[in-house]
RNA sequence: GCUCCGUUCGUCUAGCGGUCAGGACGCUGCCCUCUCAAGGCGGAAACACGGGUUCGAGUCCCGUACGGAGCGCCA
Numbered sequence: 001g002c003u004c005c006g007u008u009c010g011u012c013u014a015g016c017g018g019u020c021a022g023g024a025c026g027c028u029g030c031c032c033u034c035u036c037a038a039g040g041c042g043g044a045a046a047c048a049c050g051g052g053u054u055c056g057a058g059u060c061c062c063g064u065a066c067g068g069a070g071c072g073c074c075a
Stems, first nucleotide, its partner, number of pairs: 001071007010025004018055001027043005048064005
């Protein structure tokens, strides 16, 4: 340098064009309990960035950034 793959709540992870982006753990409010833990019911919290296609994009395409794999170059 080229090719391919990946990037989603704090962490892990689901979502092969139409949901308010789901779940687990963690965090947090309430209930329960003499107290704590456990348990029950809620809540906040994410699509790396910029374009494009489309009525509609986390999803498809292009570029950038970061990470990974393979190949090549070092005259």

This is a predicted structure of a 75-nucleotide RNA (transfer RNA) from uncultured Neomegalonema sp. The coordinates come from a structure-prediction model, not an experiment, and the mean pLDDT is 83. Rfam family: tRNA. By type it is a transfer RNA.